[in-house]
Context: one part of a larger RNA
RNA sequence: UGACGAGGAACCGCACAAGCGGUGGAGCAUGUGGUGUAAUUCGAAGCAACGUGAAGAACCUUAGCAAAUCUUGACAUCCCUCUGACCGGGAGUUAACCGUCCCUUUCUUUCGGGACAGAGGAGACAGGUGGUGCAUGGUUGUGGUCAGCUUGUGUCGUGAGAUGUUGGGUUAAGUCGCGCAACGAGCGCAACCCCUAUCCUUAGUAGUCAGCACGUAAUGGUGGGCACUCUGAGGAGAUUGCCAGGGAUAACCUGGAGGAAGGCGGGGAAGACGUCAAAUCAUCAUGCUCAUUAUGAUUUGGGCUUCACACGUGCUACAAUGGCGUAAACAAAGGGAAGAGAAGCCGCGAGGGUGGGCAAAUCUCAAAAAUAACGUCCCAGUUUGGAAUGCAGUAUGCAACUCGACUGCACGAAGCUGGAAUCGCUAGUAAUCGCGGAUCAGAAUGUCGCGGUGAAUACGUUCCCGGGUUUUGUACA
Numbered sequence: 001u002g003a004c005g006a007g008g009a010a011c012c013g014c015a016c017a018a019g020c021g022g023u024g025g026a027g028c029a030u031g032u033g034g035u036g037u038a039a040u041u042c043g044a045a046g047c048a049a050c051g052u053g054a055a056g057a058a059c060c061u062u063a064g065c066a067a068a069u070c071u072u073g074a075c076a077u078c079c080c081u082c083u084g085a086c087c088g089g090g091a092g093u094u095a096a097c098c099g100u101c102c103c104u105u106u107c108u109u110u111c112g113g114g115a116c117a118g119a120g121g122a123g124a125c126a127g128g129u130g131g132u133g134c135a136u137g138g139u140u141g142u143g144g145u146c147a148g149c150u151u152g153u154g155u156c157g158u159g160a161g162a163u164g165u166u167g168g169g170u171u172a173a174g175u176c177g178c179g180c181a182a183c184g185a186g187c188g189c190a191a192c193c194c195c196u197a198u199c200c201u202u203a204g205u206a207g208u209c210a211g212c213a214c215g216u217a218a219u220g221g222u223g224g225g226c227a228c229u230c231u232g233a234g235g236a237g238a239u240u241g242c243c244a245g246g247g248a249u250a251a252c253c254u255g256g257a258g259g260a261a262g263g264c265g266g267g268g269a270a271g272a273c274g275u276c277a278a279a280u281c282a283u284c285a286u287g288c289u290c291a292u293u294a295u296g297a298u299u300u301g302g303g304c305u306u307c308a309c310a311c312g313u314g315c316u317a318c319a320a321u322g323g324c325g326u327a328a329a330c331a332a333a334g335g336g337a338a339g340a341g342a343a344g345c346c347g348c349g350a351g352g353g354u355g356g357g358c359a360a361a362u363c364u365c366a367a368a369a370a371u372a373a374c375g376u377c378c379c380a381g382u383u384u385g386g387a388a389u390g391c392a393g394u395a396u397g398c399a400a401c402u403c404g405a406c407u408g409c410a411c412g413a414a415g416c417u418g419g420a421a422u423c424g425c426u427a428g429u430a431a432u433c434g435c436g437g438a439u440c441a442g443a444a445u446g447u448c449g450c451g452g453u454g455a456a457u458a459c460g461u462u463c464c465c466g467g468g469u470u471u472u473g474u475a476c477a
Stems, first nucleotide, its partner, number of pairs: 001477002003474003007471003011467003015461002019425005026316008034307001042053002065301006073125001077124002079121006088103004106115003128290001130289003136285002138280003141276001148187006154163003167178001169176001193268004198236007207226003212223003239262001242256005318418001322377005328371001334365003339358001345352002384415001389410006431453007
């Protein structure tokens, strides 16, 4: 000087407390461990692994297993020889690949050749999701959006070092002001950037319809208008600016006015020096090393989907603030051409057939659902709950047996609010309700977004946990 302390002081944080809702009990989904397997590919491991890489394993993917096949190779460059094609379409063969047959079939030239493509050959080499993340780059997590981390010159100290950065205030903040052997500076903080909340100007189609006219069973449907909503562009606006009190006459704090918004208005992006030899050689790149008729490559089938069990994360419930039925209302944000698909028709339904308009502020997905109204059930394992099973189907796809999704009928399991323990959340938040996207042929209860309805509580810092600051002690470096 650091690190540590069931040492001290002061402070902060959904850390506790005050509340609301969960997990832990049930069924299922999903991940992991274990078990089992020919193989169940690999990675991730307290917080910071476990709905994680994977934004989507039937084949492919796919890396693992069994079998079959190839050895200059599936992919690249160079050399030699031969050909003029290759591609594409069709037939037969194979489990499949390879190979075979038919049709079709180059450009340029100084006629030597050249370009391009294919076949064969020799070797240099290709290829490796083999190993090492404790050889590395790049990227990422974490403490933590915590307020810290440093440096120049000066001064002090023999020196390691100290000071500055400490102090008494204040702040979300090493934020600011005062003091001070310090005076400055840098990376962080804040601000600059984006979205959102109010207004103004401008523009007015594919948006809108107040007033005017026409028309319809009805609808901005039409003429017309740009007032309003909205959409785009450009501005204004918030700065403790004003008032009162407190404070040291400071920084700042408390209350108030005006205002759409008040003291960082609300979100996002943005993550200092360094820590964990943290994660990743399987995104990629890469040193070294290993194998080279195989640890490379191709194909078929099976596997990643096993199942006495254990754990994590979720979904659905256990009902009456509810279930079911009928007929009504109100969003936002997105997607759409190898696409999303309207209306009418068929089917109980999943869907089918046809296909207007739409590369979309025009058309379409698209029905928002909770909610409100009326009716029914009457507290039961029920008109609760929907697992599992049987039968019959639908769409996708070469193909749903291993192994997917959805529909109809029948059957109707556990579950009556969950032990010890433990998690999230301070406002348009929690809770609850639907909607959309990416991935994607098909396959979400995951994930990323969007809006609707919309709470309770916070006395406070004694305690638990974590983190800065300062002081003190020394098993330690």
About this RNA: Small-subunit ribosomal RNA, 3' major domain from an uncultured organism, 477 nucleotides, folded computationally. Its mean pLDDT, the model's own confidence on a scale to 100, is 81.